[in-house]
């Protein structure tokens, strides 16, 4: 180079539903941190450590060096000389001090306020420039002068300084020579695009400084030329936010000529011009120091911009210029201004955003530490001085990366704890216990490297290395309801609490708090906090707009995107080659260094739309000439409610008028109001006026949308056909803009026939600001000019091209065909509607695409607040377009499912209704309920489905309730311990209402191996016992939908799916009963059969009927299957008639109740879970109460009588009961009853008389001889006992009641309905319940309503299911938010005045050393000083933009059951929505106009199938 390979490389989940898809937003699992809190805390490496107040600082450092640049001071030491031997005086010598001078101080350090800009970052350009130190290299360094600080003296100040006067030195400063490749200026040539480079000549101007020396030199100075590093300035390209900032600009854009500057330039300045900049965002307003990088992420992105590195800014706020190579200067200077200090009150003096440190603020961030030893800087020739840069060290789990807290053996699974179904389980090999190691940590001992050098190491006796003893010095912290890894017990009871989201807590909480377990990570682990991420939920990769948010109301076009066929050229994009540059540091891969790691060190790679330059031309682009298929045009033709003006028509409202006529008219569910005797309404004529165009008319037809309909004329726009003649790409789309825009509204004039908001009457009704009626005004109509919205909708932007068919119309061509006009084929244009494939969440769409695809525009991004508010643009105005946030919810929301629901629909069925027959509701009394009463009136049922119900029977008992007396192991069970022999067990007495207490006498048992057990009793422990509570913890059992026909399953087929299908249809049944059809075929529970009674018959027994024929009783069989005949139906299934037959179509009657649904009843029937009470909520007793009574309700019972009451005679049953019972004859009693015993353990005897009916008698329509309530006073019978509080008989007594409102309730046949038996409960005590037989009707046309149910379908916003949902004023609380008289900043800017410092300008009479000129006075020249443009700051004054408050107001949102209605969801009871518009408590109403996103029922037209 190729090629292959190796690496890397994307995870979802919870919440909307009763359950689905989907949209769609919220929440969570991941990662990171300059954190920070909370509990916890052994140890080392290595990194970070004011994110806040660019707030203020006390104290100490942090930038100074040089004597080899210079004057002086002038110590020690050493020389000489002199000496009174104390010293002195010269020289040497240079510490060292301040100063003159040089250099550096502009580096290093910190910090991130302001800055949106050439600030950074990239790549250039500077022919528009500078550079001290440094490197190379040419020359050169000659000879002068005049000062000044140190000093010294004086003098002032509190001080800080300061002034005067004298003297002095230099590498300090000033002339003068002298030089060049330097500077200026002119000539001339070559190069170059370009104002420049360059040679070459000629004139100008300009230069220096010395020190040391070992004398060799070295260190420096000056003038140039040239590198280096280093800056200045300039431009292409790049990286927030907002358009509710849309027009900014006056030095502002450009020119000329001065100024300035290292330099280019309005930088500055004077005159000229009148432009520059903007929608590709100008200007303005918020916000930010940029980058390399640093988190995430698969990537593309996105957020970040700590340490580190690189660029910028900044140094208490502002503002200046000095000095320099470099600054407008952090530890300099001047001036303002606000702070702090010192004052002697006169001035003065200061800036930690350096290193430490204070104080503030803040949730929060460290030592007023050692060292210049290493690196690196400034001075110095060098020693060397300085260096809070810098190197260490401290502090801090702040982070990262490493290690420890032991290892191994150890089951009687120890003890403890926690559990528990009491067995066990678990904590758990975990521990004890055994053996073994010592990493850390502690003590001893040795001890480095880091130093190039002889010595000098802060770190440091550090690291590291040995030795020793000893398991010794070391583990927390979160969770455990899903998501999500990890469950129990007890506390609590919607409380206290939890909560990232969904959500737990209201007495059995894995959700709270606590234990015990169990899980996660571990010197850390939560919690918060902040970015990515997940989230394709801003989508370039990689979304979307029919209905979920989402096509502009429509059109016409500038900017702008896009853009047919072919040629030739260019190379702008576009690929490619090569230079170049993308600092280092990080990142990715190899290698290496600390025992590893983390950290590091080396080498590779990766990074740009960059900049140059070369090549390549397929596409795009650009140029040049051309095509014709796109687009106009032309020519013939032709369909039409396309627009605008004039002009005319006839039917029908209403009026007027005139005639004929009479008493009502008219409206409604029904009704007034209203109109009519003054003559309506009807009805005929005749005229007045205004507004609309019936038939035709049709998912026909024009038009870009709104929209357009009588008929004619005139003007005018598009379209569509045919022809192929002409232009040649002239084209598609379109951000602004500009046009056009139903209805309602507005102004200004006209006009009003009708209809008709507002308003007024009537009616509805709780109420009626509605609907319904009668009025009736603006408007509706013309003209003119606004308004600009609508469900402006296909809820579908335009354009162009492709993709199977079929059908029906509207308008044109060809073709066939014919006399012709139809019928047929074909095309091109509309307009439907049914489908291939494809698309879609789904419904649906489908050549009129919501299919494939390109261009171009609009627009969307949870839901609400909010089609608002502010603010801006229109508008007369209503008001429209623009268009947000706090702040609240976790869902809003599509299609679609499967139920329930409809004042939808449609089939069907039920004593549902009708049709009858009886009742109930009025009345007395009975029995239960409410409620009230009480000491208790125990408790429980509460619409149907409670209420003669639990209770099939409260006087005591029951009995649970009340009062009062008592008992505590207990009235009752079981187990353990002691103890009991005159023991259990009987009880006399006495107290008492019993209950209980006391306790004379008498006086035992089985079993037994003779020990003794047993029962039993007494004490005692455990426990009994509770009709206490929870039926909303439960099981059983039940009601009740309904004896309705439905409810499901497999398998297969449909659908992404919830789901359907079957189970629907067409017929039938009582029946999801059976036939047919059918993507179904098949099965279960449920219907119906099988079981019981009852009707017919054989037969087989028979005791107790009767006295044998048979009834009857038990038992067996048979009979009934639409078997058979007819009819019409679909050759079914079934129905309608008919034969037989006792019996016909399930013969009657029971029993038997599918999935479920009422948190439906029952803890009082019975069992139970928890909770509760234990000398009592338990248990016994007596005594009361459940049986109270102004009321109300529910079931019945007896009546209101004549179809009846009373008497009296006499007839016919069944079903069951009976030994503590049933009780017969016969007496007796007026009767209830009683005496009596015969009979029966029952087909044997009893209850046992059956009423009703039959036959005769008597009441005669009346509260009556009807009713029999009440209430007397006699018995009787049951029981311990009938007072509270029973039943029954007699006698007397004789209430209310004369058939019962609205409204209810039962029954279809042996039923209603009368009638009267028998059981069971039970000593007694039914009208009540269960059963029984006797008489024995009447009606059903029918499904149209009521009520229940059943199928199929449509709506649904309802799924707690219509007793559901839900709107809106008010009132009441919180909480954010908008107005607002005004009121307080902030913040940028203008105008005006002052106006500091200071450059620059003038001006300089004051003062003036060198230099220079002189006539020697002086002059130039300089200096202060004044002034003058600018000028920081301040005043003043109007206005802008922001924010904070603000009495009162506006509307939001959210709150636990508040008030008033009832809008909307079903046809939600007036369909609903919707622009406007007018009312009205409030949802809202009404009126034009528009829409379907309206049920239902009818038509029409389409489509499908034959």
């Nucleotide at each position: 180079u190729u090629u292959u390979g190796a690496g890397c490389u994307g995870a979802g989940a919870g919440u909307u539903u009763g359950a689905u898809c989907c949209u769609g937003g919220c929440u969570c699992a991941g990662g990171a941190c300059g954190a920070a809190c909370g509990c916890u805390g052994g140890c080392g490496g290595c990194g970070c450590g004011c994110u806040u107040a660019a707030u203020g600082c006390a104290u100490g450092c942090a930038a100074g060096u040089c004597g080899a640049a210079c004057g002086g001071u002038g110590a020690a030491c050493c020389c000489g000389a002199c000496u009174u031997c104390g010293g002195u005086c010269g020289g040497u010598g240079g510490a060292u001090c301040a100063g003159u001078g040089g250099c550096a101080g502009a580096c290093g350090g910190c910090u991130g306020a302001g800055u949106a800009a050439c600030a950074c970052g990239u790549a250039a350009g500077u022919a528009a420039c500078c550079a001290a130190c440094c490197c190379u290299u040419g020359g050169g360094u000659g000879g002068g002068g005049a000062a000044u600080a140190a000093c010294a003296u004086u003098g002032g100040g509190a001080a800080a300084c300061c002034a005067a006067u004298g003297c002095u030195a230099a590498u300090a400063c000033c002339g003068c020579a002298u030089a060049g490749u330097c500077u200026u200026u002119g000539a001339a040539g070559u190069c170059a695009a370009a104002u420049g480079a360059u040679u070459u000549c000629a004139a100008u101007g300009u230069a220096a400084a010395g020190g040391c020396u070992u004398c060799g030199g070295u260190c420096g100075c000056c003038c140039g030329a040239g590198g280096a590093c280093g800056g200045g300035c300039u431009u292409g390209c790049g990286g927030c936010u907002u358009a509710u900032c849309a027009g900014g600009u006056u030095g502002u854009u450009g020119g000329u000529g001065g100024g300035g500057u290292a330099a280019u330039g309005g930088c500055c300045u004077a005159c000229c011009a009148a432009g520059c900049c903007u929608a590709c965002g100008a200007c303005g307003g918020g916000u930010a120091a940029c980058u390399g990088g640093u988190c995430u992420g698969a990537g593309a992105g996105g957020a970040c911009g700590a340490u580190c590195a690189g660029u910028c800014a900044g140094a208490g706020g502002g503002g200046g210029a000095c000095u320099g190579c470099g600054a407008c200067a952090c530890g300099g200077c001047c001036c303002c201004c606000a702070c702090u200090c010192c004052u002697a009150c006169g001035g003065g003096a200061g800036g930690c955003a350096g290193c430490a440190g204070c104080a503030g603020g803040g949730a929060a961030u460290c030592u007023u530490g050692c060292g210049c030893a290493a690196u690196g800087g400034a001075c110095g020739a060098a020693a060397g001085u300085c260096u809070g840069a810098c190197g260490c060290a401290g502090c801090g789990a702040c982070g990262c990366c490493g290690c420890g807290u032991g290892a191994a053996g150890g089951a009687a699974g120890a003890a403890g704890g926690c559990u528990c179904u009491a067995g066990g389980g678990u904590u758990g090999u975990a521990a004890a216990c055994u053996u073994c190691u010592u990493u850390u940590a502690u003590g001893a001992g040795g001890g480095a490297a880091g130093a190039g050098u002889a010595a000098g190491g802060a770190c440091g006796g550090u690291a590291c290395c040995u030795c020793a003893g000893g398991a010794a010095u070391a583990a927390g912290c979160c969770u455990c309801g899903g998501c999500u890894a990890a469950c129990u017990a007890c506390g609590u009871g919607c409380c206290a609490g939890c909560a990232g989201c969904c959500g737990c807590g209201g007495u059995a909480a894995u959700a709270c708090g606590u234990a015990g377990g169990a899980g996660g990570c571990a010197a850390g682990c939560g919690u918060u906090g902040u970015c990515c991420g997940g989230a394709u939920u801003u989508a370039u990769u990689g979304g979307g707009c029919g209905u979920a948010a989402a096509g502009g109301g429509c059109g016409u076009g500038c900017a702008g995107g896009u853009g047919g066929c072919a040629u030739a050229g260019a190379a702008a994009g576009u690929u490619u080659u090569u230079g170049u540059u993308g600092a280092a540091a990080u990142c990715u891969c190899c290698c290496g260094g600390c025992u590893u790691a983390a950290c590091u060190g080396g080498g590779a790679g990766g990074g740009g739309u960059g900049c140059a330059a070369g090549a390549a031309u397929a596409c795009u682009u650009c140029u040049a000439a051309g095509c014709u298929a796109g687009a106009g045009g032309g020519c013939a033709g032709u369909a039409g409610a396309g627009g605008a003006a004039a002009g005319u028509g006839g039917a029908a409202u209403u009026c007027a008028u005139g005639g004929u006529g009479u008493a009502g008219u008219g409206g409604u569910g029904a009704a007034a109001u209203g109109c009519g005797u003054a003559g309506a309404u009807a009805u005929c004529a005749u005229g007045a006026g205004g507004a609309a165009c019936a038939c035709c008319a049709g998912u026909g037809g024009c038009g870009a949308a709104a929209g357009c309909g009588g008929c004619u004329u005139u003007c005018u726009g598009g379209g569509c056909u045919g022809c192929a003649c002409c232009u040649g790409a002239c084209a598609c789309u379109g951000a602004g803009g500009c046009g056009c825009g139903a209805a309602a509204g507005c102004a200004u004039g006209g006009g009003u026939a009708g209809c008709a908001a507002a308003c007024c009457g009537g009616a509805u009704u709780a109420g009626a600001u509605a609907c319904c009626c009668g009025g009736g005004u603006a408007g509706u109509c013309c003209a003119u000019g606004c308004c600009a919205u609508a469900a402006a909708c296909g809820a579908u932007g335009g354009a162009u091209a492709c993709u199977g068919a079929g059908u029906a119309u509207g308008g044109g061509g060809g073709g066939u065909a014919u006399c012709g006009a139809c019928c047929c084929c074909u095309u091109c244009u509309g307009u439907g509607c049914u489908g291939a494939a494809g698309c879609u969440a789904a419904c649906g769409c489908g050549u009129u695409a919501a299919g494939u695809a390109u261009c171009c525009c609009g627009c969307c991004u949870g839901g609400g607040a909010a089609c608002u508010a502010c603010g801006g643009u229109c508008g007369c105005a209503a008001g429209a377009c623009u268009a947000a946030a706090a702040c609240u919810c976790a869902a809003a929301g599509g299609a679609a499912u499967u139920g329930a629901c409809g004042g939808g629909g449609c089939c069907c069925c039920g004593c549902a209704c009708a049709a009858g027959c009886a009742g109930c509701g009025g009345a007395g009394c009975g029995u239960g309920u409410g409620g009230u009463u009480u000491a208790a009136u125990u408790c429980g049922a509460u619409g149907c489905u409670a209420a003669g119900c639990g209770a099939a029977g409260a006087a005591c008992c029951u009995u649970a309730c009340c009062a009062g007396g008592g008992u505590u192991u207990g009235a009752c069970a079981u187990a353990c311990u002691a103890g009991u022999a005159g023991u259990a067990c009987u009880g006399a007495u006495c107290c008492g209402a019993a209950a209980g207490g006391u306790g004379a006498u008498g006086g035992a048992c089985c079993c037994c191996u003779c020990g003794g057990g047993g029962a039993g009793c007494u004490a005692g422990u455990a426990c009994a016992g509770g009709u206490g509570c929870u039926g909303c913890a439960u099981g059983g059992c039940u009601g009740u939908c309904g004896u309705c026909a439905g409810c499901u399953c497999g398998u297969g087929c449909c659908g992404u799916g919830a789901g359907g299908u079957g189970u629907u249809g067409g017929g039938u049944u009582a029946a999801g009963u059976c036939c047919c059809g059918c993507a179904a075929c098949g099965a279960g529970c449920g219907c119906a059969a099988c079981c019981c009674c009852u009707g017919u018959g054989g037969u087989u027994a028979g005791u107790u009927g009767u006295u044998u024929u048979c009834u009857c009783u038990a038992g067996u069989c048979a009979g009934a299957c639409u078997g058979c005949c007819c009819c019409a139906c679909a050759a079914a299934a079934a129905g309608g008639g008919g034969a037989g037959g006792a019996a016909g179509g399930u013969g009657g009657g029971g029993a038997u109740g599918a999935c479920g649904u009422c948190a439906a009843g029952u803890c009082a029937g019975c069992a139970u879970g928890g909770c509760u009470c234990u000398u009592a909520c338990a248990c016994c007793c007596u005594g009361g109460g459940c049986u109270a009574c102004a009321c109300a309700c529910a079931c019945g019972c007896u009546a209101c009588a004549a179809u009846g009451g009373c008497c009296g005679g006499g007839a016919c049953a069944a079903c069951g009961g009976g030994u503590c019972g049933c009780c017969a004859a016969a007496g007796c009693g007026c009767a209830a009853g009683c005496u009596g015993g015969a009979g029966c353990u029952a087909a044997u005897c009893c209850c046992u008389a059956a009423a009703a009916g039959c036959c005769g008698g008597u009441c005669u329509c009346a509260g009556u001889g009807g009713g029999g309530a009440u209430u007397g006073c006699a018995g009787g019978c049951u029981g311990c006992a009938a007072c509270c509080c029973g039943c029954c008989u007699g006698c007397a007594u004789g209430a209310a009641c004369g058939u019962g409102g609205a409204g209810c309730u039962g029954c279809u046949a042996g039923u209603a309905a009368c009638c009267g038996c028998a059981g069971g409960u039970c000593a007694g005590a039914a009208u009540a319940c269960u059963g029984c037989g006797g008489u024995g009707a009447a009606u059903a046309c029918g499904u149209u309503c009521c009520c229940g149910g059943g199928g199929c379908u449509u709506g649904u916003a309802c799924a707690c299911a219509c007793c559901g949902c839900c709107c809106g004023u008010c009132a009441c609380g919180u909480c954010a938010u908008g107005g607002a008289a005004g009121u307080c900043g902030a913040c940028a800017a203008c105008a005006c005045u002052u106006g500091a410092a200071g450059u620059c300008a003038g001006u300089g009479a004051g003062c003036u050393a060198a230099c220079c000129c002189u006539u020697u006075g002086g002059g130039g020249g300089g200096c202060a000083g004044c002034u003058g443009c600018c000028g920081a700051g301040g005043g003043u004054g109007g206005g802008g933009u922001u924010g904070g408050u603000g009495a009162c107001u506006g509307g939001g949102a959210c709150g636990a059951a508040g008030u008033c209605g009832u809008a909307a969801c079903a046809a939600g009871g007036u369909a609903g929505c919707u622009g406007u518009a007018c009312c009205g408590g409030a949802a809202g109403g009404u009126g034009c106009g528009g829409c379907u996103g309206g049920a239902u029922c009818a038509c029409c037209u389409c489509c499908u199938u034959u």
Predicted 3D model of a 1506-nucleotide RNA (small-subunit ribosomal RNA) from a Chloroflexota bacterium.
The sequence is in RNAcentral, with records from ENA and SILVA.
Taxonomically the source falls in Chloroflexota (Bacteria, Bacillati).